The part of an RNA shown here (large-subunit ribosomal RNA, domain IV) has 329 nucleotides and comes from Nitrospira sp. Its Rfam family is "Bacterial large subunit ribosomal RNA". Its mean pLDDT, the model's own confidence on a scale to 100, is 87. The full RNA is in RNAcentral, with records from ENA.
[in-house]
Context: one part of a larger RNA
RNA sequence: CCUUCGUUAAGGAAUUCGGCAAAUUAACCCCGUAAGUUCGCGAUAAGGGGUGCUAGGUGUAAACCUAGUCGCAGUGAAGUGGCUCUGCUAACUGUUUAACAAAACCAUAGGUCUCUGCCAAAGCGCAAGCUGAAGUAUAGGGGCUGAAGCCUGCCCAGUGCCGGAAGGUUAAGAGGAGAGGUCAGGGGAAACCCGCAGCUUUGAAUCGAAGCCCCGGUGAACGGCGGCCGUAACUAUAACGGUCCUAAGGUAGCGAAAUUCCUUGUCGGGUAAGUUCCGACCCGCACGAAUGGCCUCAUGAGUGGAGCACUGUCUCAACGAAGGACCCG
Numbered sequence: 001c002c003u004u005c006g007u008u009a010a011g012g013a014a015u016u017c018g019g020c021a022a023a024u025u026a027a028c029c030c031c032g033u034a035a036g037u038u039c040g041c042g043a044u045a046a047g048g049g050g051u052g053c054u055a056g057g058u059g060u061a062a063a064c065c066u067a068g069u070c071g072c073a074g075u076g077a078a079g080u081g082g083c084u085c086u087g088c089u090a091a092c093u094g095u096u097u098a099a100c101a102a103a104a105c106c107a108u109a110g111g112u113c114u115c116u117g118c119c120a121a122a123g124c125g126c127a128a129g130c131u132g133a134a135g136u137a138u139a140g141g142g143g144c145u146g147a148a149g150c151c152u153g154c155c156c157a158g159u160g161c162c163g164g165a166a167g168g169u170u171a172a173g174a175g176g177a178g179a180g181g182u183c184a185g186g187g188g189a190a191a192c193c194c195g196c197a198g199c200u201u202u203g204a205a206u207c208g209a210a211g212c213c214c215c216g217g218u219g220a221a222c223g224g225c226g227g228c229c230g231u232a233a234c235u236a237u238a239a240c241g242g243u244c245c246u247a248a249g250g251u252a253g254c255g256a257a258a259u260u261c262c263u264u265g266u267c268g269g270g271u272a273a274g275u276u277c278c279g280a281c282c283c284g285c286a287c288g289a290a291u292g293g294c295c296u297c298a299u300g301a302g303u304g305g306a307g308c309a310c311u312g313u314c315u316c317a318a319c320g321a322a323g324g325a326c327c328c329g
């Protein structure tokens, strides 16, 4: 010097990104216990007091009362919650990156949409067959959301899905007008021309389903939810008006937010001093309603801020112990 420990004057977070680490607290009994709340909780809230031994008394006992007594110390060692206030977030218990992440991810009960009438839908398999299910719509599959509370606005133009069937378009197929090849035969002096039947190569009209076009519906389907200009008797602002565009122009609620660039926005609170934090404001670069919105008791090895207690985290280091390193052998 390193590792792991023990103790420490005065101060007590001044350390640090951050109380990280350490310290405090701790068992049992008695008293006592706030806001909030879904009335269950919160709660071991918080905050106090007691605890050994001896004798006597009461008592079935547990234990209690009285008197005495020892120590610095009686849960005498070990083991054994630090607490409070206030935000965010996820309701909760649970689950996860075996071996750098435990979380606000995932799941969840609940909500909702959709498919499925049973040889169900869906899935596995070439098939046989099997799961679903020895179930039957209070059931089963799939999607989204994610307890409860209050709610969930407008747009169906595009895309998707559902329904419709009048018209347009449209495949195979049916159909076979027409055309070509071949040639028995006929004509011709010849070259060659015509050309039945059959065979063969084609082939128009016409008929012809779903789909698409078309007509409707549908947002807890994919998704979307404007711009410019003017206007009130100070100023400022604009309830109001004009105009352009759109399928429709963002409703309630929330808002510098886990979302705010400008930004350490502005005001208030907390501090001697606060880019964080809390409460407001609203100019939302770029919140917003089941890709859910807002709110919330309880819960959390979640995350931000503050305080009490406590401490070698620090001012500022010291001493000690064990094991290393190191020296000698």
Stems, first nucleotide, its partner, number of pairs: 001324008010315002014313001019310001027051005036041001038147001052069007070074001082308007089300002094106001110145007122131003149294003153225003158222002160218005167213003173207002178202005185194003226244005253287001254284001265281005